[in-house]
């Protein structure tokens, strides 16, 4: 230069002019003048972990559910991170993994294909050593031959994701861990290492297939509901209680707009004082496991110590519209330059993370190639 790994950071600028919303100040106290703040890297999903909040709860165990899984660290905490390990994939720089346990707990399950899917079984094939049965040859014992019966085999072909260790020799009628050697497997004194694990004297047998994102064992974690959480104040009418005073049924009040009669319902009136709180106000509410920078410690997430900074806090719910000038892609143009377009999305207690969406360009470190000095 090409091809690729792995990461960090940005993600429009700059003015004009009309508007929103909090803050602080000013006065002429009003839709008022000044001055400051005003989205994101994911604000989003709402998938985990905390903080906070009310509830519930004597302690401790068991069980039930639910999650969670290789060791070691970090963290406020985690299913998250960092580092190592193991198997797996790449020439490499790396990339992926729910990665405890299936021999010594138990139960289940494997579609089509295949003879056979778990415990022995034989489709096609090899054998047919033995025992019969056919033909030769021979008096005759017997020999030789046939693949024909019983019977032996699991090498080789087929089925299938998967077929009862694998390669190679010896062996055999054919064969076979039947027997040697490696190699795989068990088990393992000893060494390394905090541990996951690595390696590994001797040593065993061919036996022990798979799967637990099937129950199920084993270990460890787990108390439930969320700011619509929760807390204050609290008018008016209208109900509920207490205290006093006044009044009592031959009365009061209501059903009708007056009166009067008769029905039918119902007990009261003034004062004061107490709890409830519907509408509405406040608050929780943004100073926080907080943001930058520098030193120290760690291999690394991380921490400590200093200085430095104040950076939405709305509630039908602001952050917005318009010109204009640059930038930036893409078309066209010989060119001046013209047109188009400018990413995903958008706070609602707050942190901390994982997913997921994303125009664009620009950077770092590393790995394969190739050229040239």
């Nucleotide at each position: 230069c090409c091809a690729g790994a792995a990461g960090g950071a940005c993600g429009g600028a700059u003015g004009g002019c009309c508007g929103c919303u909090c803050c602080c100040g000013g006065c002429u106290u009003g839709u008022u003048c000044g001055g400051g703040g005003g989205a994101g890297g994911a604000a989003a999903g709402u998938c985990c972990g905390g903080g906070c909040u009310u509830c519930a709860c004597g302690c401790a165990g068991a069980u039930a559910c639910g999650g969670u899984g290789c060791c070691g660290g970090c963290u406020a905490a985690u299913g998250g991170c960092c580092g190592g390990g193991c198997a797996g994939g790449g020439c490499g720089a790396c990339c992926u993994g729910a990665c405890g346990g299936a021999u010594c707990a138990g139960u289940g399950c494997a579609a089509c294909a295949g003879a056979a899917a778990g415990c022995a079984a034989a489709c096609c094939g090899c054998c047919g050593a033995u025992g019969g049965c056919c033909g030769u040859a021979g008096c005759g014992a017997u020999a030789c031959g046939g693949a024909u019966c019983a019977g032996g085999c699991a090498a080789g072909g087929g089925c299938g994701a998967a077929a009862c260790g694998g390669u190679g020799g010896g062996g055999u009628a054919a064969g076979a861990g039947c027997c040697c050697a490696c190699c795989a497997c068990g088990g393992g004194a000893c060494u390394g290492g905090c541990a996951a694990c690595a390696g590994g004297a001797c040593u065993g047998g061919u036996a022990a297939g798979g799967c637990a994102a099937a129950c199920c064992c084993c270990a460890c974690c787990g108390g439930a509901a969320g700011c619509a959480a929760g807390a204050c104040c609290a008018a008016a009418u209208a109900g509920g209680g207490g205290c006093c005073g006044c009044g009592c049924a031959u009365a009061g009040g209501g059903c009708u707009u007056u009166c009067u009669g008769c029905g039918c319902c119902u007990u009261g009136u003034g004062g004061c004082c107490c709890g409830g709180g519907u509408u509405g106000g406040u608050u929780g509410c943004u100073u926080g496991a907080g943001g930058u920078g520098a030193u120290c410690g760690g291999u690394a997430a991380c921490g400590a110590u200093c200085a430095u900074c104040c950076c939405a806090g709305a509630g039908g719910a602001a952050u917005g519209g318009u010109c204009a000038u640059c930038g930036c892609g893409c078309g066209g143009g010989u060119a001046a330059c013209c047109g188009c377009g400018u990413a995903c999305a958008g706070a609602a207690c707050c942190c901390g993370g994982c997913u997921u969406a994303c125009a664009g360009g620009a950077u770092u470190u590393c790995u394969g190639g190739c050229a040239u000095u």
Record summary
Bacterial RNase P class A from Micavibrio aeruginosavorus, 373 nucleotides, folded computationally. It matches the Rfam family "Bacterial RNase P class A". From the family's description: Ribonuclease P (RNase P) is a ubiquitous endoribonuclease, found in archaea, bacteria and eukarya as well as chloroplasts and mitochondria. The family's RNA type in Rfam is ribozyme. Model confidence (mean pLDDT): 76 of 100. It was read from a public genome assembly, where an Rfam model found it.